[in-house]
Molecule: FMN riboswitch aptamer (RFN element)
Organism: Lactobacillus gallinarum DSM 10532 = JCM 2011
RNA sequence: AAUGUUCUUCGAGGCAGGGUGAAAUUCCCGACCGGCGGUAAAGUCCGCAACCCGCGCAAGCGGUUGAAUCCUUAAUGGUACCGAUAGUUACAGUCUAGAUAGAAGAAGGAUAAU
Numbered sequence: 001a002a003u004g005u006u007c008u009u010c011g012a013g014g015c016a017g018g019g020u021g022a023a024a025u026u027c028c029c030g031a032c033c034g035g036c037g038g039u040a041a042a043g044u045c046c047g048c049a050a051c052c053c054g055c056g057c058a059a060g061c062g063g064u065u066g067a068a069u070c071c072u073u074a075a076u077g078g079u080a081c082c083g084a085u086a087g088u089u090a091c092a093g094u095c096u097a098g099a100u101a102g103a104a105g106a107a108g109g110a111u112a113a114u
Stems, first nucleotide, its partner, number of pairs: 001114001003112008017029003031094002033083002035048004043081002052063004068079003085097003
């Protein structure tokens, strides 16, 4: 130094201001947010996870899944677009809940042989 095993920690953000209304952070104007790895860079290019669905006593296995263009070497930038499930005095990417959970993965420690 890379590899294997193992342990610990970390591991998702966001409606300001206003309108209507009996009631809305849910509708309307407007505002705001963007998991992980790769690619010089990325919510919307590639891959992955989560959510969701099916099977299973369980461990786990399988599957579905959003949105972009212009410019550029590529970004920045311009202009657009997208966003699980359940709940709610009224329809939710942003409130509440599953979640004091937990993945992709990140960092660090221990250890083994090389």